[in-house]
RNA sequence: UGAUCCUGGCUCAGGACGAACGCUGGCGGCGUGAUAAGGCAUGCAAGUCGAACGGACCUUGAACAACUAAUUCGUUAGGAGUUCUCUGGUUAGUGGCGAACGGGUGAGUAACGCGUGAACAACACACCUCAGAGUGGGGAAUAACACAGGGAAACUUGUGCUAAUACCGCAUAUGUGUAUAUGAUGAUUUCAUAUAUAUGAAAGGCGGGGACCUUCGGGCCUGCCGCUUUGAGACUGGUUCGCGUCCCAUUAGCUUGUUGGUAGGGUAACGGCCUACCAAGGCGACGAUGGGUAGCCGGCCUGAGAGGGCGACCGGCCACACUGGGAUUGAGAUACGGCCCAGACUCCUUCGGGAGGCAGCAGUCGAGUAAUCUUCCACAAUGGAACGAAAGUCUGAUGGAGCGACGCCGCGUGAGGGAUUAAGGCUUUCUGAGUCGUAAACCUCUGUCAGGAGAGAAGAACAGCAUCUUUAUUAAUAGUAUGGAUGUUUGACGUUAUCUCCAGAGGAAGCUCCGGCUAACUCCGUGCCAGCAGCCGCGGUAAUACGGAGGGGGUUAGCGUUGUUCGGAAUUACUGGGCGUAAAGCGCACGUAGGCGGAUCAGAAAGUUGGGGGUGAAAUCCCGGGGCUCAACCCCGGAACUGCCUUCAAAACUUCUGGUCUGGAGUUCGAGAGAGGUGAGUGGAAUUCCGAGUGUAGAGGUGAAAUUCGUAGAUAUUCGGAGGAACACCAGUGGCGAAGGCGGCUCACUGGCUCGAUACUGACGCUGAGGUGCGAAAGCGUGGGGAGCAAACAGGAUUAGAUACCCUGGUAGUCCACGCCGUAAACGAUGAAUGCCAGUCGUCGGGCAGCAUGCUGUUCGGUGACACACUUAACGGAUUAAGCAUUCCGCCUGGGGAGUACGGCCGCAAGGUUAAAACUCAAAGGAAUUGACGGGGGCCCGCACAAGCGGUGGAGCGUGUGGUUUAAUUCGAAGCUAAGCGAAGAACCUCACCAGGUCUUGACAUAUAGGUAGUAGGGAAGCGAAAGCGGACCGACCUUAGUUUACUAGGGAGCCUAUACAGGUGGUGCAUGGUCGUCGUCAGCUCGUGCCGUGAGGUGUUGGGUUAAGUCCCGCAACGAGCGCAACCCUUGUUUUUAGUUGCCAGCAUUAAGGUGGGCACUCUAAAGAGACUGCCGUCGAAGAGACGGAGGAAGGAGGGGACGACGUCAGAUCAUCAUGCCCCUUAUGAUCUGGGCUACACACGCGCUACAAUGGGUUAGGCAAAAGGCGAAACUGCAAAGUGGAGGGAAUCCUAAAACUAACCCCCAGUUCAGAUUGUAGGCUGAAACCCGCCUACAUGAAGUGGGAAUCGCUAGUAAUCGCAGAUCAGAACGCUGCGGUGAAUACGUUCCCGGGCCUUGUACACACCGCCCGUCACACCACCCGAGUUGGGAAUACCUGAAGAGCAUGGCGAGCCGACCAGCAAUGGAGGCAGUGCUUUAAGGUAGGCUUGGCAAGGGGGGUGAAGUCGUAACAAGGUAAGCUGUAUCGGAAGGUGCGGCUGGAUCACCUCCUUU
Repeated sequence: UGAUCCUGGCUCAGGACGAACGCUGGCGGCGUGAUAAGGCAUGCAAGUCGAACGGACCUUGAACAACUAAUUCGUUAGGAGUUCUCUGGUUAGUGGCGAACGGGUGAGUAACGCGUGAACAACACACCUCAGAGUGGGGAAUAACACAGGGAAACUUGUGCUAAUACCGCAUAUGUGUAUAUGAUGAUUUCAUAUAUAUGAAAGGCGGGGACCUUCGGGCCUGCCGCUUUGAGACUGGUUCGCGUCCCAUUAGCUUGUUGGUAGGGUAACGGCCUACCAAGGCGACGAUGGGUAGCCGGCCUGAGAGGGCGACCGGCCACACUGGGAUUGAGAUACGGCCCAGACUCCUUCGGGAGGCAGCAGUCGAGUAAUCUUCCACAAUGGAACGAAAGUCUGAUGGAGCGACGCCGCGUGAGGGAUUAAGGCUUUCUGAGUCGUAAACCUCUGUCAGGAGAGAAGAACAGCAUCUUUAUUAAUAGUAUGGAUGUUUGACGUUAUCUCCAGAGGAAGCUCCGGCUAACUCCGUGCCAGCAGCCGCGGUAAUACGGAGGGGGUUAGCGUUGUUCGGAAUUACUGGGCGUAAAGCGCACGUAGGCGGAUCAGAAAGUUGGGGGUGAAAUCCCGGGGCUCAACCCCGGAACUGCCUUCAAAACUUCUGGUCUGGAGUUCGAGAGAGGUGAGUGGAAUUCCGAGUGUAGAGGUGAAAUUCGUAGAUAUUCGGAGGAACACCAGUGGCGAAGGCGGCUCACUGGCUCGAUACUGACGCUGAGGUGCGAAAGCGUGGGGAGCAAACAGGAUUAGAUACCCUGGUAGUCCACGCCGUAAACGAUGAAUGCCAGUCGUCGGGCAGCAUGCUGUUCGGUGACACACUUAACGGAUUAAGCAUUCCGCCUGGGGAGUACGGCCGCAAGGUUAAAACUCAAAGGAAUUGACGGGGGCCCGCACAAGCGGUGGAGCGUGUGGUUUAAUUCGAAGCUAAGCGAAGAACCUCACCAGGUCUUGACAUAUAGGUAGUAGGGAAGCGAAAGCGGACCGACCUUAGUUUACUAGGGAGCCUAUACAGGUGGUGCAUGGUCGUCGUCAGCUCGUGCCGUGAGGUGUUGGGUUAAGUCCCGCAACGAGCGCAACCCUUGUUUUUAGUUGCCAGCAUUAAGGUGGGCACUCUAAAGAGACUGCCGUCGAAGAGACGGAGGAAGGAGGGGACGACGUCAGAUCAUCAUGCCCCUUAUGAUCUGGGCUACACACGCGCUACAAUGGGUUAGGCAAAAGGCGAAACUGCAAAGUGGAGGGAAUCCUAAAACUAACCCCCAGUUCAGAUUGUAGGCUGAAACCCGCCUACAUGAAGUGGGAAUCGCUAGUAAUCGCAGAUCAGAACGCUGCGGUGAAUACGUUCCCGGGCCUUGUACACACCGCCCGUCACACCACCCGAGUUGGGAAUACCUGAAGAGCAUGGCGAGCCGACCAGCAAUGGAGGCAGUGCUUUAAGGUAGGCUUGGCAAGGGGGGUGAAGUCGUAACAAGGUAAGCUGUAUCGGAAGGUGCGGCUGGAUCACCUCCUUU
């Protein structure tokens, strides 16, 4: 998609997550916790050392003592304070070390930032380790403190005192610099050694102690620590290099310290890192520069892998710390919890000025669609490259706890038995079942987790201290260090893990789905509503798709949704895709870079292959073990880390180097064909125009016309002339060219190709991004030219319109020269080159061979057709590949938006080229299949047309329908296939409609329960329109038992009450059955097996004949079969036999009469047969089927007619025949009664009747049926309808009778002696009833109508036409319907056309199938985008101005102020040196200016997309209705579009030509 194969996108099923949301939530373990690099209140996160130092305070003791109280006046007690002192502690300050780690974040960064591998002969390293040497001797200050000031505060100034492991000189030093010499090294500016010269250090503290000395502090000895210097190591860092590391070319050129050099400076160190000078370089298509985005990695997720995505947690590196700049200190910083400056923000303020930086841990506000925690405990463990001799202190690192189902893992919510399959729910075919369901109840058990009580590990190893002890040091048994033993002691978590006991099934299940994908189905509600939805899609009254319920599936403390990502997706294809028609070959060539490249020899070893070495951190993944009861998790070991570097080999292939070769390529010679190109010249035919002649009324043009030309002489014809353009025939799937393209003839110049042959060069080749050239038509510029043709334009037609098709004119243009443009269906829709792989038949240009000299064979190069292998989704292609391979280039990745916008480049312009996105859809597309359709083709049929006859459409009436009306005008039927249809018959009834009156278990059925003797039934009066109400009075029956006159008891029937229910012409014919219509009595519709095709499907069923027929025959990958056709059935036509009553009557008898006797020959009746079959003859047909003609026959090719209707179509009709699901009504949508209505009437339509007359009307007379029913004869009355009447008839017996027709007479063409409507009066019939609303009769009345517009219907023979008769329905009521017979024609050449149908074929963008599909403008709504006067932000630069802090000023600016440890000096003082300040340079922020770039907003403008039912047309799909469509270009037009020029076939049909085919 109707179905199929392919292409191609969209969607889903899987996994994952630092997730979020919804519903729900028992326990535990292990993990984990993003947005605004937004702002932050509060607390904490970096200190420590008193064994570096001077102080202060507390602590012990002593002395003095103001003063107080008591006093015996002697003193006693207390005591601020001052001084000294012991032990220990605390500590602001100086000083040392640390603060550069640890912790956070990912803003910046596209970079040597990161990863990986190298290098430093170009470097540094505090603390640590090892080793050598040393630690001498001096000095000047300054905090603290005291005093005095300033300030709100922060803080700060001055003066004075003081210490050090703070600071500064001096001495010495293996060091360092320079120079020289020697040696080493591959190595220069390298290293080692030696010499000379210059230059450079330090600090003490604590403990112990014999001899000796002492100013009693100590010296001195000794140990440890510290300090200085040197060498080495370790660790850590610095720098450099190779390779790798996102997107955009709509970013193509960038760069001036830029690239290199010399010299110098600077640094730990190389270096334009910086400066001066010199040179002009450097980078870039292997992507520079610019823009966007981004921390990188180990790894994580996914995947079979290759890949893709990500960079949370853990680990490595980097960067950052409010934003920007800067240095200081230091081993290390350009410093997260330091400093200076500038800026923004916040806070304090006495307005002068100050303070601050959670991207540390908690926490707060804010932001965000949503969203991520406690202002907890502890240093018990681990760690600290913190400090300290140590105890120890510090540590928001860390260890833990808390919160969050956020994730992973584990456990539980019970187990066994138990059928009356309980109640209840749901369903139902409905009282019977099914299901929830062994589920529950009930019985027997268990005790995890949670709860209560108790017990109770491991994480603890240390260090320290005490005692003992080993070794070392030492003068030493002291002390110190080291090792050991014993003792002592340290737990935040913690009510820990774990275990025991107690009690008791007790406290613990949800979420989602059930139309397909996709596991799981029913009921109710709803009714395109409400809603669902991942995609397809559900919902319009029976929804497994919405909502609820029952049931079921899945999963489970979770489940579902949303988001993101990988997969599926071979849907970017390296592994692993394509480009004829699906998206896709540049219009064609030349050629640069690049890529690829023939044979052979040798060498090299870059690629390649093998072995070794280094590295690839740990963690992760995998494997094997182990530990938590298991698992998650953790630990150990292994493997792996596919990589990079290096080394040793190999040499087949690629590569490189050198040599050789001829096959690729090219050159030479000789021939050949050609619309190859350019220029010049030249020729004839034709059109037009001009001149002249002849000549006269038309010409021209079309489907038909008109515009137009012509009596001012056209057209036609003859002669002459002018001018331009194009070259008939030859002419051909012929030739040439790279393509576009090229066509009269001649000449000149010139390119390429082919064949044949010799020699030569020696891979010179192929492709080709950029680039360059050529490039139809149209178009543009300048200048010519202009006959014909002809966009635009004008007019005439056509048309609803006609901006078209047709016609008459006609300008650009078409032509030439020069210059642009650079596009086409520029097509073989097929890039170029090379090799290989069956053939056959043509044709063009050559060569060779043979003979028979115009043929055959062969070969090279072109150009065609068919066809094998093979290939392709198929169609098709097939040595001219779309086959099999190689090389190179171009291009594609769903449809639309769009080859568009913006930007760039090109162009005079038109425009070309390069080329997106938002948004939107779930498709768009290719090939083939079956149908349907075509204003495509072929063949054939039908009262389809034609030929005829008669109608309808006009009139009146009847009848049906619509519409209108109405209380109601009941309902249904709607082209053919509704409309004299349902209805074979509406006054009441029917009846369904309306008005009014009534009934409610009911007018009708069944069941249960109860009641019922004056019961059932009949039923007077009364009310009433009736129904109904009412109930005087009368008054039973059947059956059982007992008594038995008749009663009693029970049952039935009936009635009443109650309950189930009845009832419905109420809805749905789109829920249905049944029945029917229609295509259509058309000849079709299918199946089995086989075969063909990847498949849908095909074949058979097509073809050649033939038929009414898919009827039959022949042929055939088909062979058979079924439903249809035909036949069998009925009727009719001929005849035979049988049978003769009610039928018949030839002969006989009789009569008014087949009435009767008689008869059954005939007619007829009704049963059984016969008969017709192309059987016979001839012709045609290939022989056959069959056709035509003929004979015979009652009938001849199906004798006439009927019944009979394939698969299916129309959701055709009917719920109002009937049946029926569901829904609805239930004192009414049921039932009943009276009256009304279905019969209305401005009008429109269908079907009929009667007519319009003389082939007629009227009157009179005569005369002939069939079929059917059950009715009613004769006679009498009436003008008649009819009445009276009742014979006959339950029927071949009776009813029962035709009319056209025939004959005679009248009418004489008129609204009539036509026609009969309408109306009046009087009657008849049916029926309770004839007003609404019946039929008929008589008399009177006497309308329209004089043969019917457009259009349309029926009929082919006993038919049409015409004439009457009967029947059903029915009381009555046919012009309708169904049948019957009577009379009885015309025409058919034929299949061009109309309609319908059948078969084959063709095209298709249709499949609801042409009443199809579908294009564009306009109008409306919404959406995103582009342009846009402008306006407002961001970003990166440039130029100039200004310029903070800081740095620099090169043994070297100024420096009047200040200091001055060193020097001189007795001193005063001076000097070396330094500082402040100042100048210059550099420079952040800032300012100004013009630009660049990227956003927001925007009046207005533009196209685009989307949107159940808007407007205008009809462009496309069929030959789509124009002589097809598409296309580039130009022009015109409301719009699709039209036209011109050139091109294409991806055009139907017919004809012609040519070619091919019978392997």

Background
Predicted 3D model of a 1559-nucleotide RNA (small-subunit ribosomal RNA) from an uncultured bacterium. RNAcentral holds the sequence, with entries from ENA.